This is a predicted structure of a 353-nucleotide part of an RNA (small-subunit ribosomal RNA, central domain) from an uncultured bacterium. Rfam family: Bacterial small subunit ribosomal RNA.
Context: one part of a larger RNA
RNA sequence: CUGGGCGUAAAGCGCACGCAGGCGGUUCUGGGCGUCGAUGCUGAAAGUCCACUGCUUAACAGUGGAAGGCGUGUCGAUACGCCAGAACUGGAGCUAUGCAGAGGUCUGUGGAAUUGCCGGUGUAGUGGUGAAAUGCGUAGAGAUCGGCAGGAACACCUAAGGGGAAGCCAGCAGACUGGGCAUAUGCUGACGCUCAUGUGCGACAGCGUGGGGAGCGAACUGGAUUAGAUACCCAGGUAGUCCACGCCGUAAACGAUGGAUACUCGAUGUCUGGUGGGUAAUCAGUCCCGCUGGGCGUCUCAGCUAACGCGGAAGUAUCCCGCCUGGGAACUACGAGCGCAAGCUUAAAACUC
Numbered sequence: 001c002u003g004g005g006c007g008u009a010a011a012g013c014g015c016a017c018g019c020a021g022g023c024g025g026u027u028c029u030g031g032g033c034g035u036c037g038a039u040g041c042u043g044a045a046a047g048u049c050c051a052c053u054g055c056u057u058a059a060c061a062g063u064g065g066a067a068g069g070c071g072u073g074u075c076g077a078u079a080c081g082c083c084a085g086a087a088c089u090g091g092a093g094c095u096a097u098g099c100a101g102a103g104g105u106c107u108g109u110g111g112a113a114u115u116g117c118c119g120g121u122g123u124a125g126u127g128g129u130g131a132a133a134u135g136c137g138u139a140g141a142g143a144u145c146g147g148c149a150g151g152a153a154c155a156c157c158u159a160a161g162g163g164g165a166a167g168c169c170a171g172c173a174g175a176c177u178g179g180g181c182a183u184a185u186g187c188u189g190a191c192g193c194u195c196a197u198g199u200g201c202g203a204c205a206g207c208g209u210g211g212g213g214a215g216c217g218a219a220c221u222g223g224a225u226u227a228g229a230u231a232c233c234c235a236g237g238u239a240g241u242c243c244a245c246g247c248c249g250u251a252a253a254c255g256a257u258g259g260a261u262a263c264u265c266g267a268u269g270u271c272u273g274g275u276g277g278g279u280a281a282u283c284a285g286u287c288c289c290g291c292u293g294g295g296c297g298u299c300u301c302a303g304c305u306a307a308c309g310c311g312g313a314a315g316u317a318u319c320c321c322g323c324c325u326g327g328g329a330a331c332u333a334c335g336a337g338c339g340c341a342a343g344c345u346u347a348a349a350a351c352u353c
Base pairs, nucleotide, nucleotide: 004324005323006322007308008307012321014201015200016199017198021194022193023192025088026087027086028085029084030083031082033081034080035077036076037075038074039073040072041071048066049065050064051063052062053061054060091191092188093187094186095184096183097182098181099180103177104176105175106174107173108172109171110154115149116148117147118146119145120144121143125136126135162169163168206247207246208245209244210243211242215241216240220236221235222234223233258320259319260318261317262316263315266299267298268297269296270295271294272293273292274291275290276289277288278287303310304309326353327352328351335346336345337344338343
């Protein structure tokens, strides 16, 4: 080295980009490096295998023969891999014309509601709970009407819906911008797949500086409950939640399912293209029925699975990466790197069952 695995038993990096590396479509020609054949050399003895022989047998020993990796010479084969050259279009990319979408960044803007303030009406309660109380209110609350201010979030539409690599993304309008899909089959001609190290993105919470602060609300205070109540319930309430810039780099970051490619019986819903027909005498829109692409679901044949279940895969195969190897100690210690810090990443052992 050769083994078995990774949805739920241990195990898929949170996601992407991508150097090295690994792997790589079709046809032809040449080479003959790998590969294969033939024949030499080498391959000490012991050992191994075979035959015979010696100790009464065996173990053991002796004699003879055979086999033997690596390496190497010569001759030959060229399917496959490789190298070189030529060509191809199915993979990949480009172009043209369209299409859908909460994809991203920035700027502006709208209405409902909550809260506060001002004014009017008006009088004794209001609020809250299982029941209460704290709280607010005759210095006029709550209710109601009008006005003003400010912040945050966007009801209905909304869907088993859509977009994005993931995290995630939703009022409306504009500017800038990424990706996807269809049609044409026009152009390039294998330009591809994966990816250790590396680099970037990355919810919430948290951190730094400066703003902002309506509602909510860790901490904290009070009222209840209770044996107690550092809780659950109630009244308040600071950080925070929001914005700009910079950090942090973790999540049950989940489909607990890495990426790419090919193949595999059907049914059905839905989103979005192309196309034919009907609705219809014609055009547009709408709806209906087919055909043909691309998504997202549900049910299922075969197959798989320990079962549950999966079934555009968790089936059948190939390539590349990551990861697992009993439980605890331990998502720890030490060391190292990163960070302002909080801490993160990498990651043991003694001991114990």